[in-house]
RNA sequence: UUUCACCACUAGGGGUGCUUGUAAAAGCUGAGAGAGACGGGCGUGUCUUAACCCUUAACACCUGAACUAGGUAAUACUAGCGUAGGAAAGCGGUGCUGUUGUAUG
Numbered sequence: 001u002u003u004c005a006c007c008a009c010u011a012g013g014g015g016u017g018c019u020u021g022u023a024a025a026a027g028c029u030g031a032g033a034g035a036g037a038c039g040g041g042c043g044u045g046u047c048u049u050a051a052c053c054c055u056u057a058a059c060a061c062c063u064g065a066a067c068u069a070g071g072u073a074a075u076a077c078u079a080g081c082g083u084a085g086g087a088a089a090g091c092g093g094u095g096c097u098g099u100u101g102u103a104u105g
Stems, first nucleotide, its partner, number of pairs: 001098001004095004009090002011055004017028004034049005061086003067080004
């Protein structure tokens, strides 16, 4: 000095479903399905915040998708799609490897 890996700090990105119940709440999968505000009979959205995950990417997440196959009480549950297209970074430290320079033997 370079590559890669890991860690810390700051900044940023993302999702929040299904079923039962009058409600409180309970059950399923998962890292995560939490809380609040505004809007609102056609509203299904937006914003704030907690936790969790992710930040150049072949494990964040979105699109395709009211998709296809399998399964379930049901689901964006599992797999395919998918080495797909899109998608949010700076700095410092530690370790390994390579290269170059200098000094000594």
TPP riboswitch aptamer (THI element) from Peribacillus cavernae, 105 nucleotides, folded computationally. It was read from a public genome assembly, where an Rfam model found it. The coordinates come from a structure-prediction model, not an experiment, and the mean pLDDT is 76.